[in-house]
RNA sequence: CAUCGAUACUAGCAAACUUGCCGAAAGACAAGGACGCAAAGCCAAAGGGUCUAAGGUUCGCCUCGCGCGGACGACUGACAGCCUGGCUGCCGAA
Numbered sequence: 001c002a003u004c005g006a007u008a009c010u011a012g013c014a015a016a017c018u019u020g021c022c023g024a025a026a027g028a029c030a031a032g033g034a035c036g037c038a039a040a041g042c043c044a045a046a047g048g049g050u051c052u053a054a055g056g057u058u059c060g061c062c063u064c065g066c067g068c069g070g071a072c073g074a075c076u077g078a079c080a081g082c083c084u085g086g087c088u089g090c091c092g093a094a
Base pairs, nucleotide, nucleotide: 004092005091012037013036017032018031019030020029022027035081041087042086043085046084047083048082049079050078051077056072057071058070059069060068061067
């Protein structure tokens, strides 16, 4: 230095849930809270996957109002705590 990762050390993050807040939703953010995490730090325009469907397309219904409902659909949204990948980084037993 690379790999690797312990009932070691020092620090760190924070699932579900609750409250507030933003959003059409998925979900984000803040506080509380800890299921877990050696990258659970960052990248969603690197690839795959998943979720959502306001707007759009289309079909049906109807009170005929772009009204209600169904389907499709994300380079227009979201998830990095789904996987691979990229960048960065603390500690040091075997």

Description:
Predicted 3D model of a 94-nucleotide RNA (c-di-GMP-I riboswitch aptamer). Rfam family: c-di-GMP-I riboswitch aptamer. Its family is annotated with cyclic-di-GMP binding in the Gene Ontology. Of the family's consensus pairs, 95% are formed in the model.